[in-house]
């Protein structure tokens, strides 16, 4: 930097990703070079076998030898001897230390081999191998006789050393050093060896002289090299380790060492270290360096170099120049091996190699050719050091896997080239190999890994799968259309590699010195005082510690950089130069600042004086109203309490009123963002004592100050201990209610407590969630205290105004902040000091320690788990929050119903072979379906039929189709039997189709419902805000309305509303048939008005076109206006009435069964046809209707008045028949012409007289009619008979405000027939309201929110189940450490004694002391019955604690 908390935003904060490094690992792999690469990480675990340290014959003595030039020479071997074996190589266990690094010191030391200089080397003695004799299994060992040396010993000299005395000199910062003289004591060197050459001498030996050269030996002095010791400074964690130490700290005197020192000892003193972290515990070899990072840093520190340490665990000495040595020794412990059981042997953290451990790491190779080392005079010998080879993609670097053309075009062919590869020769090498050079062959021998949803480059590809299988670092994907799983293809990245896992750095300013924070996100100690520490006003002088400058030394090499060189290049390496090592030490200088020392100053701080204010504190005294109780009096039936009640109290007299008494607690009004106090806190009055503060004024002290780790003091309420007190209130508890329950809320009682004294506790949302102190940076407006000034005046403790200091509030510039907000009382800008924070949970828990009588407090983790937790603000939604407005799917005021009965009808349920399917709160239920006897029809039973096209199979030895008869069958050339006709196709198989009312309305289009009879929704520009967003759209008034007006950081626009369209209501005009008939004429009938027809006519009605009309226009009142109310006129009045249209969107609303359509499925059956059945069932529940329950009625008779519609497979007049349904015949009508077509309620008259009736009509019986192939399941109608329930309907609920409700018929749709249904039409025709937000909802504003799938939300706790880690735990088994006692190998010392080869043995005593055993202490680990809480898990159980006033804030 990116992704991840949210609906979206900003912030805090963590998680994950992208980069680099180390190790392991999956898949894959052509070659070479280089490397300080390869059992470091775990087991410093154990090791078979071989090798890793020898050399010298020119030190000496033997033995042996075939080769040779034989008095000699050469070689092998044993022993004595010299040097080396303290190096090299390996490892990192221990070690927090002078171990390491760096800088110094040794006046406190050593140094073999090497170098320089000087001097010197005289005598004597002894043993091994060999030989002989023994012991033993072996390892090994005993005795005897000999002998040599550069071996060892003795004597001598030089010398060394100690003491005393003396005087002088040298070095040096300083003599305790060195040098000189004298005396005394002690001690004490050597190898004249070896070789060579020359000369000489005996004469042949085991000999031996001399000169020179080389080499060796001894002593002394110096150097070089290597070591030893001491010191300053530097580099881990833990305080849940705070005190440690007894040789401890120092001194005197000894011992010991190469050397100083408590290194060790005796005595004396009581010191020494520690908050600048002693001691203890844990971890760890240190550094150069390595990884990473811009750096500061962080992490690492195995390999190469330097230093240290170790050699199975532990201890000890010997030898030696050097060791406390481990491929030397002794002892103990543990392990292993051999054994004749007596006793012996052994140590790979050397090179190979083996076992074990593990995720994890090679060959039992070659050679001393090179480089080094040891020995040697040298030749040389030895060397698992080293040089080479083998294995490992471990790392880095380099190269390649081809190029060109053509084609059938994406894989082949042809041509070319040859790094690599293969072959041959030369060279290279210790020997090979690799490599190099030359030649030949041949594109031949050589590409994978991971990914493709975002972050993050690359698929809107196919198939499979279907919350399965699986993927995923994080977010997340998968529940039938998966760019995310698996596979295929395509693509992307890197490339001989590429991914994964673990760890580290970066990312991360996420431990912040550079470079963070603490009001609300994690985080200011409850408050003050104060120790150490840190910081500190102003002037001068001195000093030079800090600081700065210059110079010198040092800071190994490698590493790093630049340049140059060598390998074909590079990596790698060599050389030169530089940088770095940020440091230390030494010398010289500067003096601003800080420090230190001294002397001053007054502004910080403090003091003195004055008059003030105050619920400041402690103690005492006094007072007051009220509650309660008691006493006395009066008085009578309730009182008390609640949402409503009850418990309770009262006739033994309550409540209530009056008077009195007792007792405890408290302190109304005043009282106020007021005052005081460090905070907690403090409120009647008075007094005493104590303390702090502000103001004013001069004077005094002279930096005396600020903060403050530890520490101390104070510290609400509750709680505890003891002693009192107890009126009221009141946890616990007891009753009464409420409730599903109610261990609560409400009510009645009531104990601790609340009060006082003394003592504990030490915590609170102890909050301004804001540490203390100082300085600086605009103001405005209140209020309290204080000392002034001016004016007024009624003269007072007066009033008004003003500005100074201090306190306390509100609002605000700049600035700050994530925002809310803060803003001279800072959360602004700086300084000083302190405390605290670092994702959430586990957890303020466990454990430890301290405190406390207890309760508990302070300190304070981890395992494990998790992708979030959180802050502020935004938009919605929601609220048993608030305000305003609105609505007959709200209420109120009314009218009529439903819910009860019977029937019809739809749904559920049940039943059934099937009772097809859909719709289910409003917004499913006479809905889809606007008509289920067949059809419809999708369902059930039974029976038939159908495959375009391609391949395949069969087929002229006859495919296919048709058919008489019989049988099967409900029926059928449908099948079978049989027979005939026909003449080219064919479903046997595989695909693929037609078709599907099969599935998915949660894949869709379209349509519809509903919010919504709502008034909202949104844009452009500007402005505000970091942003989501806001503003506009808000406020006031008004409206049916986001309708309009006024105000306003907004100004305008759009979709809705309105306007518009249709119908109705009034009028005018045009037109006048099929309509009309006022007027007029003619004819007919009856004749009293009248009716019918023909002709004029269009006045009226009507029909259907065009216009007019209504706009708050007019008057009055109110109002700024918009508008409201009333009135006039008018057919109509404030939207005239009723419709149509009806926003952005929501409801994954309904419909795949109207049609369309993606995916999936069936495909000879889920297709299609036929017959029959079912959709019509019926213990039951629900919805919608019809008819009623009667007298506002029923029955009978008479009389009167509509509109809308429909009609040719149709409506049917008139007439006839029938009691009727209906039948027969038949005019007219494709319709303002004819028909359906008599409207009914209503009116008049009569009867019925309150009853299960002359109400009501269900049910059932009988007889008829109509439609239709067909009325059994299952149609409608007529007549007669039968005559059920029902007497107005519980809780609840529906509709409606005017031509409305109610009531009455009529038409039509569907339709062969069937209407109690839907849609329309007219007739008669009310009651009430003109309001409200109580219920149900809607809109706007505001408020709270832990909700956003949006309250049908979210979410808590117990219990039950599973898993996980932890705590505790009777105990049990170890480990470490320190301590006490015992044991005591062994080393050393002393004494005595024995043998004596002079060295050793034995005994005794002492110091040190490994090991082992026992005791108690402490730390820690494993296991553990049981117990405890915690975390995580699927939709378990019980409640509903929190979030809204969350229903008791």
């Nucleotide at each position: 930097c990116c992704a991840g908390c949210u609906g979206a935003u900003c912030c805090u904060g963590c998680u994950g990703g992208c980069g680099g490094a180390u190790a392991c690992u999956g898949c894959u792999c052509u070659c070479g070079a280089a490397a300080u690469u390869c059992g470091a990480c775990u087991a410093a675990g154990c090791c078979a076998u071989g090798c890793a340290a020898g050399u010298c014959u020119u030190g000496g003595a033997g033995u042996c030898u075939a080769a040779c030039u034989a008095u000699g020479g050469a070689g092998a071997u044993u022993c004595c001897g010299g040097c080396g074996u303290a190096c090299g190589g390996c490892u990192c266990a221990g070690u927090a230390a002078c171990a390491c690094g760096u800088a110094g010191u040794c006046a406190a030391c050593c140094u073999a081999c090497c170098c320089u200089a000087a001097a010197g080397a005289g005598g004597g003695g002894u043993u091994a191998a060999a030989c002989c004799c023994g012991g033993g299994a072996a390892a090994c060992u005993g005795g005897g006789c000999a002998u040599a040396a550069u071996g060892c010993c003795c004597c001598a000299u030089a010398g060394g050393u100690g003491g005393g005395a003396g005087a002088u000199g040298c070095u040096g910062g300083a003599a305790g050093g060195c040098a000189c003289u004298c005396c005394c004591g002690c001690u004490u060197a050597a190898a004249c060896g070896a070789a060579g050459u020359g000369c000489a001498c005996c004469a042949u030996g085991u000999a031996a002289g001399u000169a020179c050269u080389u080499u060796g030996c001894u002593u002394u002095a110096g150097g070089a090299u290597g070591g030893g010791a001491c010191u300053g400074c530097g580099g881990c964690g833990g305080a849940u380790u705070a005190g440690g130490c007894u040789g401890u700290u120092g001194g005197c005197g000894g011992g010991g060492u190469a050397a100083c020192u408590g290194c060790c000892c005796a005595c004396c003193a009581a010191a020494c270290c520690u908050a600048c972290g002693a001691u203890c515990c844990g971890u760890a070899c240190g550094g150069g360096c390595c990884u990473u990072g811009a750096g500061a840093g962080a992490g690492g520190g195995a390999g190469c170099c330097c230093g240290g340490a170790g050699a199975a665990g532990g201890a000890c000495a010997c030898u030696g120049a050097g060791g406390a040595a481990a491929g030397g020794g002794u002892c103990c412990u543990a392990g292993c091996c051999c054994u004749a059981c007596g006793g012996g042997g052994u140590g790979c953290a050397g090179c190979a190699g083996g076992c074990g451990c593990g995720a994890a790491a090679c060959u039992u190779c070659u050679g001393c050719a090179a480089u080094g080392c040891a020995c040697g005079a040298a030749a040389g010998u030895g060397u698992g050091a080293c040089a080479g080879a083998g294995g490992g993609a471990u790392u880095u670097c380099g190269a390649g896997u081809g190029c060109a053309a053509g084609u059938u075009c994406u894989a082949c062919u042809u041509g070319c080239u040859u790094u690599u590869g293969c072959c041959a020769g030369c060279u290279u090498u210790a020997a090979a190999a690799c490599g190099g050079c030359u030649g030949g062959c041949g594109a031949a021998u050589a590409a994978g890994g991971g990914g493709u949803g975002g972050g993050u480059a690359a698929g809107a590809u196919g198939c499979g799968u279907g919350c399965c299988a699986g993927c995923c670092g994080c977010c997340g994907c998968g529940g039938u259309a998966a760019u995310a799983c698996g596979u295929a293809c395509a693509c992307c990245c890197c490339a001989a590699g590429u991914g994964g896992u673990a760890u580290c750095c970066c990312c991360u300013a996420a431990u912040a010195u550079u470079g963070g924070g603490c009001c609300u996100a994690a985080a200011a100690c409850g408050u003050u005082c104060g120790u150490a520490g840190c910081c500190g006003g102003u002037u001068c002088u001195g000093u030079a510690a800090g600081u700065c400058c210059u110079u010198a030394g040092u800071g190994a090499a490698a590493u790093c950089a630049a340049c140059g060189g060598g390998c074909u290049u590079a990596a790698c390496u060599c050389g030169u130069u530089g940088a770095a090592u940020u440091g230390c030490c030494a010398a010289g200088g500067a003096u601003a600042c800080u420090g230190c020392a001294g002397a001053g100053c007054u502004c910080g701080a403090g003091g003195u004086c004055g008059g003030a204010a105050g619920a400041g504190g402690u103690a005492a005294a006094g007072g007051g109203a009220a509650u309660u109780u008691c006493c006395g009096g009066g008085g009578u039936a309730g009182g008390a309490g609640u949402g409503a009640a009850a418990u309770c109290u009262u006739g033994u007299g309550a409540u209530c009123c009056c008077g009195g008494a007792a007792g405890g607690a408290c302190c109304u009004c005043c009282a106020g963002u007021a005052g005081c106090g460090a905070a907690g806190g403090c409120g009647c009055u008075u007094u005493a004592c104590c303390a702090g503060u502000a103001c004013g004024a001069g004077c005094c002290u002279g930096a005396c100050g600020g903060u403050g780790a530890g520490g101390a003091a104070c510290g609400a309420a509750a709680g505890c201990u003891g002693a009192g007190g107890g009126a009221g209130c009141g946890a616990c508890c007891c009753g009464g209610a409420u409730u599903a329950g109610a261990u609560a809320c409400c009510c009645g009682g009531u104990u601790a407590g609340u009060c006082u004294c003394a003592g504990c506790c030490g915590u609170a949302a102890a909050c301004g969630a804001u540490g203390u102190g100082g300085a600086c940076u605009a103001g405005g407006u209140g209020u309290c205290c204080u000392a002034g000034c001016a004016c007024u005046c009624a003269c007072g403790a007066a009033g008004u105004g003003u500005g100074g200091g201090g306190g306390u509030g509100c609002c605000g510039a700049a600035g700050c902040g994530a925002a809310g907000g803060c803003g001279u009382u800072a959360a602004g800008u700086c300084c000083a000091c302190u405390g605290c924070c670092u994702g959430g949970g586990a957890a303020g828990u466990a454990u430890u320690a301290c405190c406390g009588c207890a309760a508990g407090g302070u300190u304070g983790a981890a395992a494990c788990u998790u992708a979030a937790u959180g802050g502020a603000a935004u938009u919605g939604g929601c609220g048993g929050g608030g305000g305003c407005g609105c609505a007959c799917u709200a209420c109120a005021a009314g009218g009529g119903g439903u819910g009860g009965a019977u029937g019809c009808u739809g749904c559920g349920g049940u039943u059934u072979a099937a009772u097809u399917g859909g719709a289910u709160u409003c917004a499913a239920c006479c809905c889809c379906a606007g008509a289920c006897a067949a059809c419809u029809u999708a369902c059930c039973a039974g029976g038939g039929g159908c495959g375009a096209c391609a391949g395949u199979u069969g087929u002229a030895u006859g495919a296919u189709g048709g058919u008489c008869a019989g049988c099967c069958u409900g029926a059928a050339g449908g099948g079978c039997u049989u027979a005939c006709c026909u003449g080219a196709c064919u479903c046997u198989c595989u695909g693929a189709g037609a078709g599907g009312u099969g599935u998915u309305g949660u894949a869709u289009g379209g349509u519809c419902a509903u919010c919504g009879u709502c008034a909202g929704c949104u844009c452009g520009u500007a402005c505000u805000a970091u942003g989501a967003a806001g503003c506009g759209u808000c406020c006031u008034g008004u409206c049916a309305a986001c309708u309009c007006a006024g105000g306003c950081a907004a100004c305008g626009g759009g979709c809705g509303a309105g306007a518009c369209c249709c119908a109705c209501a009034u009028c005018a005009u045009u037109a006048g048939u099929u309509g009309c008939u006022a007027c007029u004429u003619c004819c007919c009938g009856g004749u009293u008005u009248c009716g019918g027809g023909g002709g004029g006519g269009c006045a009226c009605u009507c029909u259907a076109g065009u216009g007019a009309g209504a706009c708050u226009g007019c008057g009055a009142u109110c109002g700024u206006a918009a508008g409201a109310u009333c009135g006039a006129g008018g057919a109509a009045g404030g939207a005239g009435u009723g419709g149509g249209c009806a926003a952005c969107g929501g409801u994954a609303g309904a419909u795949c069964u109207g049609u369309a359509u993606g995916g999936c499925c069936c495909g000879a059956a889920u297709c299609u046809c036929c017959u029959g059945g079912g959709c019509a069932a019926c213990a039951c529940g629900c919805g919608g209707c019809a008819u009623a329950c009667a007298a506002u009625g029923g029955u009978u008779g008479g009389a009167g008045c509509a509109a809308u519609g429909g009609g040719u497979u149709c409506c049917u007049a008139a007439c006839c028949c029938g009691a009727a349904a209906g039948g027969g015949c038949a005019c007219g009508g494709u319709a303002a012409u004819c028909c359906c077509c008599u409207a009914a309620a209503c009116c008049c008259a009569a009867c019925c007289u309150c009853a299960g009736u002359u109400c009501a009509g269900a049910u059932c019986g009988a007889g008829g009619g109509c439609u239709g192939c067909a009325a059994c399941u299952c149609g409608c109608c007529c007549u007669c008979g039968u005559g059920a329930a029902g007497u107005u309907g519980g809780a609840a609920u529906c509709c409606c405000c005017a031509g409305u409700a109610a009531u009455c018929g009529c038409g039509u749709g569907u339709c062969a027939c069937u209407a109690a249904c839907g849609c329309g039409c007219g007739g008669u025709g009310a009651a009430u309201a003109u309001g409200u937000c109580c219920c149900u909802g809607c809109g706007c504003c505001u408020u709270g929110c832990a909700c956003a799938c949006a309250c049908c939300g979210c979410c808590c706790a117990u219990c039950a189940a599973g898993c996980c880690a932890g705590c505790u735990g009777a105990g049990u088994a170890g480990a470490g450490u320190g301590u006490g006692g015992a044991u005591g190998a062994g080393c050393c010392c002393a004494a005595c004694u024995c043998c004596u080869u002079c060295g050793g043995g034995g005994u005794u005593g002492g110091u040190c002391a490994a090991u082992u055993c026992c005791g108690g202490g402490u730390u820690u680990u494993g296991c553990a019955a049981g117990g405890c809480g915690g975390g995580c898990u699927a939709a378990g159980u019980u409640g509903u604690a929190a979030c809204a006033a969350g229903g008791u804030g």